[in-house]
Context: one part of a larger RNA
RNA sequence: CUGGGCGUAAAGGGCACGUAGGUGGUUUUUUAAGCUGGAUGUGAAAUCCCCGAGCUUAACUUGGGAAUUGCAACCAGAACUGGAAGGCUAGAGUGCAGUAGAGGAAGGUGGAAUUCCGCGUGUAGCGGUGAAAUGCGUAGAUAUGCGGAGGAACAUCGGUGGCGAAGGCGACCUUCUGGACUGACACUGACACUGAAGAGCGAAAGCGUGGGUAUCGAACAGGAUUAGAUACCCUGGUAGUCCACGCUGUAAACGAUGUCAACUAGUCGUUGGGACGUAAGUCUUAGUGGCGCAGCUAACGCGAUAAGUUGACCGCCUGGGGAGUACGGCCGCAAGGUUAAAACUC
Numbered sequence: 001c002u003g004g005g006c007g008u009a010a011a012g013g014g015c016a017c018g019u020a021g022g023u024g025g026u027u028u029u030u031u032a033a034g035c036u037g038g039a040u041g042u043g044a045a046a047u048c049c050c051c052g053a054g055c056u057u058a059a060c061u062u063g064g065g066a067a068u069u070g071c072a073a074c075c076a077g078a079a080c081u082g083g084a085a086g087g088c089u090a091g092a093g094u095g096c097a098g099u100a101g102a103g104g105a106a107g108g109u110g111g112a113a114u115u116c117c118g119c120g121u122g123u124a125g126c127g128g129u130g131a132a133a134u135g136c137g138u139a140g141a142u143a144u145g146c147g148g149a150g151g152a153a154c155a156u157c158g159g160u161g162g163c164g165a166a167g168g169c170g171a172c173c174u175u176c177u178g179g180a181c182u183g184a185c186a187c188u189g190a191c192a193c194u195g196a197a198g199a200g201c202g203a204a205a206g207c208g209u210g211g212g213u214a215u216c217g218a219a220c221a222g223g224a225u226u227a228g229a230u231a232c233c234c235u236g237g238u239a240g241u242c243c244a245c246g247c248u249g250u251a252a253a254c255g256a257u258g259u260c261a262a263c264u265a266g267u268c269g270u271u272g273g274g275a276c277g278u279a280a281g282u283c284u285u286a287g288u289g290g291c292g293c294a295g296c297u298a299a300c301g302c303g304a305u306a307a308g309u310u311g312a313c314c315g316c317c318u319g320g321g322g323a324g325u326a327c328g329g330c331c332g333c334a335a336g337g338u339u340a341a342a343a344c345u346c
């Protein structure tokens, strides 16, 4: 390098959009670049192979043939791929009428709870633990009643329920807005799939500036535990957690399973539509779950939501350690990210 692979052994990019490129439905005519056939020239000789000849054989030498699978131009063919022109509607999309939804953004509103503050009642404890202590409390705590402030999160409903490309999304109302699904018809007429670069989105933590700070709480302090205890447990508590704008660009970013399309037994749930039926129910469609045939798999298992049978395109793997490190480049305010070796060693 090839063969071979990528759920769990090394290996699917975190996710979508999309440029180049690769691939591409059906039909008619045409072309002849690919493709196929024929013949011409060339493809040095030697070597290799075949049939002979010469040294007593052989090695060796020598004659003829084959081969040289290539290249060039010529003639012919037109099924397939490509090109050109025209048509079609099964892919894709648009229109119309509906449906469901924590999809996104902004603004507003609400109740429960925690904490704090004020006033009242009330008196000696509260809190915490395995047991304690630190801590709080006669300057009146805890408990309880009323009132107030403020921030954050939205119990029940809630569900192998829903929506979203992924990250993710959960009180209620309003405005703006993306996508999906269903039904019957009309329209466009291949407009498609994938996608190196690229640019966009991207949990948490972290960073910058400004605000906010109820709770929880890295760091830190104290109390315990212990041989020690820089921990687990307890009492406090700063950053942070929240908001706005900007950056970071990573996760067991997981279904550890790339995207798209076609085909391939059944069966039981569940969500959103549609059709038929008085009803029970039946059929159909788009999701989402459980079993399971064939098949696949090293096994586990997967099994129409495939890890089955195929096609198109991209990404990635090649023994363990060194190492996702060094150096260099690019990006970043930094933290660091990304690209990414080798020596050496087993």
Stems, first nucleotide, its partner, number of pairs: 004317003007300002012314001014201002017198001021194003025088007033081002035077004040072003049065006091191001092188004096183004103177007110154001115149007125136002162169002206247006216240001220236004258313006266291011295302002319346003328339004

This is a predicted structure of a 346-nucleotide part of an RNA (small-subunit ribosomal RNA, central domain) from an uncultured bacterium. The full RNA is in RNAcentral, with records from ENA and SILVA.